Description: RNAcentral holds the full RNA, with entries from ENA. Predicted 3D model of a 327-nucleotide part of an RNA (large-subunit ribosomal RNA, domain IV) from an Isosphaeraceae bacterium.
[in-house]
Context: one part of a larger RNA
Formats: sequence, C1' cells, structure tokens
RNA sequence: CGGUGGUUAAGGAACUCUGCAAAAUGACCCCGUAAGUUCGCGAUAAGGGGUGCCUGAGCAAUCAGGCCACAGUAAAUCGGCAUCAGCGACUGUUUAUCAAAAACACAGGACUCUGCUAACUCGCAAGAGGAUGUAUAGAGUCUGACGCCUGCCCGGUGUUGGUAGGUUAAGGAAGAGGGUUCGCCGCAAGGCAAAGCCCGCGACCGAAGCCCCAAUAAACGGCGGCCGUAACUAUGACGGUCCUAAGGUAGCGAAGUUCCUUGUCGGGUAAGUUCCGACCUGCAUGAAUGGCGUAACGACCGGAUCACUGUCUCCACGAGCGACUCG
Repeated sequence: CGGUGGUUAAGGAACUCUGCAAAAUGACCCCGUAAGUUCGCGAUAAGGGGUGCCUGAGCAAUCAGGCCACAGUAAAUCGGCAUCAGCGACUGUUUAUCAAAAACACAGGACUCUGCUAACUCGCAAGAGGAUGUAUAGAGUCUGACGCCUGCCCGGUGUUGGUAGGUUAAGGAAGAGGGUUCGCCGCAAGGCAAAGCCCGCGACCGAAGCCCCAAUAAACGGCGGCCGUAACUAUGACGGUCCUAAGGUAGCGAAGUUCCUUGUCGGGUAAGUUCCGACCUGCAUGAAUGGCGUAACGACCGGAUCACUGUCUCCACGAGCGACUCG
C1' cells in the first nucleotide's frame, strides 16, 4: 500500500449520478392495525409489550414468589418501515458470456379463413401433421386481467363481391404482300408469273387480370387553413370563405410524447432544471399500432419522509492475509 472482516467522539446523507455500500430491522408469544379495495386483500400493515434460571401451585395453559447479569430469540440463523407518482394487471419468460426490463408470454377481447380428402404447414412425390379433431373445432393476425369505453373517413393501398362495356396472351384466322421457279413473252438484255415450299404482316375471334361498379377500418392507414365578430379590454358561443375521403369525438395532456422550456401557478425545501397537483399555447396526444382509470403484484423507474449509520465533515485505531524488509 492492497484486499477481508471489526470499532469509533460530535454530527447524521452534509457523500454521491443515486443512501451505491454499510448500518439498522429480524425469531417466537401477546396486544394492536389506516387509506384504498376487484371484499380475496392491504397485513408480519403501522405501532407497542414480553422472552433466562430456581421454588411452589396446577393435568396443562399459566400464575405467585425468589435469583444473577451491561445483556436471557445472550452464539448462528433471522423482514428496515411508511408514502406520492410512472409503466406493466398478476405467477411466469428473455439477450448461456456487459441489458431481467416498461421487452416476450399470459387469461380475456376482436377480426379473417376453414364444411372435412377442411383451411394451414412439411415434402419432388407417395405421404404426414392438423386430428383418430369437425365451426363451443382448427389455423392466421392484432390487442392484452378487470372497470368505463372504443368517435369520423372507403379518396389511396389491401381484401371480398360483381359483371355490361373497354383493354388483352397463347392460339385460331379471311385477306394482302414478299422470296423461289414450272410456264409464257422477247433476237437478246430482261419482263410477267401458276402450284408447291418458305418469310414476315394481318381485319376479326380470343380467359383470367387490369380499367370499371360496389362493400369493408378491432384491414394498411388518415383525421385542415384563412378572415371577421359580443356596449372597457381580452376572448370568440357566432358568421364568411377555400380545400378535403373525412377534418381528432370521449378522454388524457410541458406527458417515458413539449422544441421554445428550468413554460406559468400552487405544494414540498432556508434554497427544488428532478418530483407532486393544476393550467392548455398538444413544435409533434388520442381511442384494440387501443384511450383513460385501477385493488393486488414488481431484484422495474422517478420524488420525498422516518429509522439507521464511517457515504460524508475527516479521518483514526486495532485484527489476521498478501505485498514489502531480513534470512
């Protein structure tokens, strides 16, 4: 000097990103126990008191009297408590080896598909799973207990249904054209040119799809601007106008979402960029990409109190171990 464990005056979180770590609490018996609540809980709530040994009585529980110590769950084992918020209902699951969480799952909710040789999945196939099941079943997707709810938009994309018309492939095909040459014409050069074969055109016929017409948002998604207006001012119930498929409803709101921002007001502190309660000017909330609440629960996250302490003011001491010195 390091690490391990121990003690410490006065103070008691002043330490620090943070009470990290440590301390404190602790067992059993008795008394007692709030808000809230889904009536189960909350709850070991909180907060108090007791605990050894001997003698006697008693079936015992226990009671009475006495004795010792600083100390009687005498060691070890052995909850700190209460509170306000956020998130997730819960018990569970997860990044073996830096993340345990608010992430995943979950019971519950909803939509879509599937009539059985089911849909769906694996396989080239045979076949297998689904299922020795049969729509109160199975598969997929989203949401995520419970309570109160879940608004408007189908213009775009998707899905489903429709079929008059438009478009349209392979294929078919009337017809026209071109190449070649029997033949014909010509003194020749050359010209015309049937059939066959070949070449590329081609009116017209031609399914689904697409266009088109509807439906559908717990499908993917989306949910405005400007101007004016009330007898103080301010504000704007109201009016006008433009655009849109429709212009954000109920809720919640400086939020795990708020840039400006340490917004403003209130609370807590002597002092509070955090926290709690409000306000609403929502840069850029919002309803199963669920919205808002919520008892219980949480090695979750933020704030504050009590208790407690070497975390600190401010370090010190002693123990054993290592390092170190000598051998």